Context: one part of a larger RNA
Molecule: large-subunit ribosomal RNA, domain I
Organism: Arcobacteraceae bacterium
RNA sequence: GGCUAAUGGUGGAUGCCUAGACUGUAAGAGGCGAUGAAGGACGUACUAGACUGCGAUAAGUCUUGGGGAGCUGUCAAGAAGCUUUGAUCCAGGAAUUUCCGAAUGGGACAACCCAGUAUAAUGCGAAUUAUAUUAUCUAGAUUUAUCUAGAAGCGAACUCAGGGAAGUGAAACAUCUCAGUACCUGAAGGAAGAGAAAUCAAUUGAGAUUCCGUCAGUAGCGGCGAGCGAAAGCGGAUUAGAGCGGUUAUAUUUAGCAUAUUGGUUAGUAGAAGUUGUUGGAAUGCAACGCGAUACAGAGUGAAAGCCUCGUAUACGAAAACCUUUAUGUGGAACUAAGAUAACGAACGAGUAGGUCGGAACACGUGACAUUUUGACUGAAUAUGGGGGGACCACCCUCCAACUCUAAAUACUACUUACAGAUCGAUAGUGCACAAGUACCGUGAGGGAAAGGUGAAAAGUACCCCAGUGAGGGGAGUGAAAUAGAACCUGAAACCAUUAGCUU
Numbered sequence: 001g002g003c004u005a006a007u008g009g010u011g012g013a014u015g016c017c018u019a020g021a022c023u024g025u026a027a028g029a030g031g032c033g034a035u036g037a038a039g040g041a042c043g044u045a046c047u048a049g050a051c052u053g054c055g056a057u058a059a060g061u062c063u064u065g066g067g068g069a070g071c072u073g074u075c076a077a078g079a080a081g082c083u084u085u086g087a088u089c090c091a092g093g094a095a096u097u098u099c100c101g102a103a104u105g106g107g108a109c110a111a112c113c114c115a116g117u118a119u120a121a122u123g124c125g126a127a128u129u130a131u132a133u134u135a136u137c138u139a140g141a142u143u144u145a146u147c148u149a150g151a152a153g154c155g156a157a158c159u160c161a162g163g164g165a166a167g168u169g170a171a172a173c174a175u176c177u178c179a180g181u182a183c184c185u186g187a188a189g190g191a192a193g194a195g196a197a198a199u200c201a202a203u204u205g206a207g208a209u210u211c212c213g214u215c216a217g218u219a220g221c222g223g224c225g226a227g228c229g230a231a232a233g234c235g236g237a238u239u240a241g242a243g244c245g246g247u248u249a250u251a252u253u254u255a256g257c258a259u260a261u262u263g264g265u266u267a268g269u270a271g272a273a274g275u276u277g278u279u280g281g282a283a284u285g286c287a288a289c290g291c292g293a294u295a296c297a298g299a300g301u302g303a304a305a306g307c308c309u310c311g312u313a314u315a316c317g318a319a320a321a322c323c324u325u326u327a328u329g330u331g332g333a334a335c336u337a338a339g340a341u342a343a344c345g346a347a348c349g350a351g352u353a354g355g356u357c358g359g360a361a362c363a364c365g366u367g368a369c370a371u372u373u374u375g376a377c378u379g380a381a382u383a384u385g386g387g388g389g390g391a392c393c394a395c396c397c398u399c400c401a402a403c404u405c406u407a408a409a410u411a412c413u414a415c416u417u418a419c420a421g422a423u424c425g426a427u428a429g430u431g432c433a434c435a436a437g438u439a440c441c442g443u444g445a446g447g448g449a450a451a452g453g454u455g456a457a458a459a460g461u462a463c464c465c466c467a468g469u470g471a472g473g474g475g476a477g478u479g480a481a482a483u484a485g486a487a488c489c490u491g492a493a494a495c496c497a498u499u500a501g502c503u504u
Base pairs, nucleotide, nucleotide: 001503002502003501004500005499006498007497008496009495015489016453017452020424021423022421023420024419025418026417027416028415029413030412031154032153039100040099041098042055043054044053046078049075050074051073061094062093063092064091065090066089070082071081072080105114106113107112115134116133117132118131119130120129121128122127136151137150138149139148140147141146142145158189159187160186161185162184163183169176173223199206200205210237211236212235213234214233220228221227241405242404243403244349246344247343248342249341250340252339253338254337255336256330257329258328259327260326263323264322265321266320268316269315270314274289275288276287277286278285290307291306292296298310299309300308354378355377356376357375358374359373360372361371364390385400386399387398388397389396440447441446460488463475464474465473466472
């Protein structure tokens, strides 16, 4: 030096665990905002920091209910207090709610600076302070410079509309494809859009729209390449039809409001039944003998509990607020919107349909290309009329454009509640189980971590000794265990030592 074995160190794999995720199901909710939002800054406790809460009334104030013994949020103790004269806590309502932010008196490098007007206080005055108010646009009204009302901004996806790529594929590439996708913009709703045939069909007929299955990778389109790709029909989901163009009159209804009422949401209440022995640190284990069950879902408890605890089945419960069902009243004195009846009077949709040129949408790339749409130019008929049936013509069939509204079936889930899982178990599962969109990086847009586990209970090692008033350790003590000692469950391997043996 090497090999082997043992004992340690280092290291943090593995096993077990879960406080967090992920994916669904069923409901709810589908908005918030000038009564100042979303999001922040700064403050706020006996408090130095962080999180949470709150706002100069600042981990809180008032009130109405619930509840009944502890409490003063967490890291996280201590101090000082509160509470059966009912605290803390839970729920409904109310008050307060600095400054920035649409930010709105003016300005500005967000959380800052500086004003006008009115009133009040103080002051001799200059002035200071407090409260209120002062942006813009749109609409309406009138008293014509005022008043009233509305808007704005934010928000995950879903929807509609206006714009609209490229990487790619075509084994290159230009028509084509990707794709009307991504993305930008605008607008709205809880859904949106569409919608009651100038539709289809085919000689029989159907009867608004939407969505699903099929038709069917069919008919077709296509440098007939790559690829793109229907419809009718059939079977289902759900079903619903209406209105307008005018005036006057009449009576009345609905929306609204009030009261009562039905059910629900937002706190809660009651809720059965087990003991002994034994092993053990501990019983829920084992043994014996019982009991409950409209409750043997589940969780916790010193190991594995129907009967220890919380719950569960079941039965109940609201002062207040909100949603909802139904009924009654009110409601024309004034205002808003809509409807009914009667009379009179009308009305069926024109720069439209169609055409030419150029685009676009239709599965359909201009093609023999119908249909829809429209930038330019043109331009009818009026039910004795007009459109369509995939060039076009005739016959036949069918419908009535150029006005409007319309629930459901459908799409989505930032959010709330309940439940579930042959999803993951700390290099996994969200980027985040931890002071995570944090630390850190970047001028910035932006990028973006690592990091869980003592023990049943801190019982977290009093006291002694070594040591630098150390680090660390040895005794002692706690504990079932300290090779569970906080660098703490288990503790693999690489790697480093010590001891022993063999070998050179």